Large-subunit ribosomal RNA, domain II from a Candidatus Nomurabacteria bacterium, 700 nucleotides, folded computationally.
Its Rfam family is "Bacterial large subunit ribosomal RNA".
It was read from a public genome assembly.
Context: one part of a larger RNA
RNA sequence: GCCUGCGAGUUUAUGUGUACCGCGUACGGCUAAGGGGGAUGACCCCGGAGCCAUAGGGAAACCGAGUGUGAAUAGCGCGAAUUAGUGGUACGCAUAAGACCCGAAGCUAGGUGAGCUUGCCAUGAGCAGGAUGAACCUUGUCGAAAGACAAGGGGAGGUCCGAACCCAUUAGCCGUUCAAAACUAUGGGAUGACUUGUGGUAAGGAGUGAAAAGCUAAUCGAACCUAGUAAUAGCUGGUUCUCUCUGAAACAGCUUUUGGGCUGGCGUCGCAUUUAUUGAUAUCUGGAGGUAGAGCACUGGAAGGAUCCAACAGGGCGAAAGCUCGUGGAUCCUAUCAAACUCCGAAUGCCAGAUAUGUUAUGCGGCAGUUAGACCGUGGGGGCUAAGCUCCACCGGUCAAAAGGGGAAGAGCCCGGAUCUCAAGUUAAGGUCCCUAAAUCUGCGCUCAGUGCAUCACAAGGAGGUGGGAUUUCUCAGACAAUGAGGAAGUUGGCUUAGAAGCAGCCAUCUUUUAAAGAAAGCGUAACAGCUCACUCAUCGAGAGAUCCUGCGCCGAAGAUAAUCGGGGCUUAAGCGCAGUACCGAAACUGAGGAUGUGCACCGUAUUCGUACGGGAGCACGUGGUAAGAGAGUAUUCCCAUCUGCAGUGAAGCCAAAGGGGUGACCCAUGGUGGAGCGUUGGGAAGUAAGAAUGCAGGC
Repeated sequence: GCCUGCGAGUUUAUGUGUACCGCGUACGGCUAAGGGGGAUGACCCCGGAGCCAUAGGGAAACCGAGUGUGAAUAGCGCGAAUUAGUGGUACGCAUAAGACCCGAAGCUAGGUGAGCUUGCCAUGAGCAGGAUGAACCUUGUCGAAAGACAAGGGGAGGUCCGAACCCAUUAGCCGUUCAAAACUAUGGGAUGACUUGUGGUAAGGAGUGAAAAGCUAAUCGAACCUAGUAAUAGCUGGUUCUCUCUGAAACAGCUUUUGGGCUGGCGUCGCAUUUAUUGAUAUCUGGAGGUAGAGCACUGGAAGGAUCCAACAGGGCGAAAGCUCGUGGAUCCUAUCAAACUCCGAAUGCCAGAUAUGUUAUGCGGCAGUUAGACCGUGGGGGCUAAGCUCCACCGGUCAAAAGGGGAAGAGCCCGGAUCUCAAGUUAAGGUCCCUAAAUCUGCGCUCAGUGCAUCACAAGGAGGUGGGAUUUCUCAGACAAUGAGGAAGUUGGCUUAGAAGCAGCCAUCUUUUAAAGAAAGCGUAACAGCUCACUCAUCGAGAGAUCCUGCGCCGAAGAUAAUCGGGGCUUAAGCGCAGUACCGAAACUGAGGAUGUGCACCGUAUUCGUACGGGAGCACGUGGUAAGAGAGUAUUCCCAUCUGCAGUGAAGCCAAAGGGGUGACCCAUGGUGGAGCGUUGGGAAGUAAGAAUGCAGGC
């Protein structure tokens, strides 16, 4: 891991609700403990103590169809006037209990442990070999002496090197192991605070500890065993058959509360009101309002100008008067800003009425679940007008709890809400070259960048890319471009300067000849010279230039798979824009046939004529669904009755794919196997359904 089996809302008591049953309409209903009978079984009998109801009000005394309050005969509150209950059974829920099942870490009590390990006590044992050479002793030499030196002896030490022994520094190896700590190499101590045998001793909030919260039997920030004990778990996981009807919430308030609760909201089922002065939608009519917008009349902000005022800070100038730059305030003009401004002021929404459509709504009660929401659109707050961010609102939409088609792929986007069947049709969104169903469709433009081929990947800025539009200047009296020619004289203007001659700089910038030619726009020279330009003529012969708006493109543009629009691929497109006609395309809509829910028509039975129950071929509207509510069934085991049922002429169980029935759970039949019990129907009772719980046991 698979298979098989086991595996989770139970039982008792009380309360409450619904359904049914008994008695009952006040001469009500029921017995409890206990007792008697009885196979000491079923059951029958006694037992009215007590409980509920029959009257309420009051805290109570108490009064009583009233009573409490009160001075009250008032008013007001609760009652009566309108009398039905009670006991049992089943089911739903609650409460108390282990209370649907499994799951802690822990707490307490009583015991068991020092054969592991820590400390201590008693008594024993062990430490190859080598090195160093303390005290002390002897002898000698020197010395006056104190003493010094030398040689020999000696053998101290938590001394040195290093086996046994004890330990465990570093690395490797092992890491389903040789081993729940080993192995190999390396390393530390090795006469000592050394190591070790045997016996003894100290323990669970206690011991022991050269102290690491170490160790106390592979267990230690409180051992182990048993018990309290099914501890508790607002937490996680799991919770077993089918079909039908309806179908949420992720919000508000409170909460030592925020992943939990309680109440309300939203769901479902029943009863009542019973089709409307209910609810919903549309249209019309009438209202309240201060948002969007707008505005500056108030409250404030803020820019420019003008005028006026000030016992106007401060700076500069001046001997001073004062001047100047400025300061504060008010008024006016111009142009403005505001969630906490408003002289104004919508749309939508809200309230009410009328009309239409045609069916919800409300009250009471049983049972819930939900109270982690997500994205999208719109109006806003926070943030950076960041976030697949966060917090509100719009009773917005979808998902949640919704499948199908589209979006390459995809909870929340677009289309559209799946009762079942069909090898029928029509469409939506989106598409129609191939992958791939359907146009290589029609008409007119644009783009040359593979731009682009829905969105998701682009900015500031830059550019004789190219299309469209507008304004304007020049132009057959010849424009623009090109080519040919000229581009002169006074003059080297004056000043400055070493020089300054159009062209370093300053000043001026005139006149003449002209078709035209600046006291010169640029290059150039030391200064000249030289080359161009403006300007003019000629050649040529029809458009040329400037500015603005706009469409589509270009650069700006660097990433991790070689690369990509889903791919192939596409250029008068298979791209972009405008217009049009076909077609494809879903579980939508339509067609055909079936199932089922609710309501109605209709039929039958009963009837106290109000209606109740059963059926319902016809008609109408429905039938996606998580949590959850409601309904109807299937299967298993056992019990009672039944079929005067089945069964060795073969029960149950098991195997098989084929037949039949049922919407389904499932049932029946058939064949094989098996070898002894089993079923139908009507009731009853539950150890009543398995795929999940890191479930439990067994097998493989």